[in-house]
RNA sequence: UCCGGGAUGGGGUAGUUGGCAGCCCGCCAGGUUUUGGUCCUGGAGGCGAGGGUUCAAAUCCUUCUCCCGGAA
Repeated sequence: UCCGGGAUGGGGUAGUUGGCAGCCCGCCAGGUUUUGGUCCUGGAGGCGAGGGUUCAAAUCCUUCUCCCGGAA
């Protein structure tokens, strides 16, 4: 320099037919308990950044940043 893959709550991980962003752990509150844990209910919290297409973008196009692998 070129090619391929990836970036989604605090952590991990789904979601490509473009149509309400889901699950597990963790956190907060309440219930239960003498207390804690377990269990139950509820809640906060997320699409790497900019631009474009579209009624509508995590998803399509484009530029950039970072990570992994390969070629030279």
Background:
Transfer RNA from a Thermoleophilaceae bacterium, 72 nucleotides, folded computationally. RNAcentral records the identical sequence in 2 taxa. The source organism's lineage runs through Bacteria, Bacillati, Thermoleophilia, Thermoleophilales and Thermoleophilaceae. Its Rfam family is "tRNA". The family's RNA type in Rfam is transfer RNA.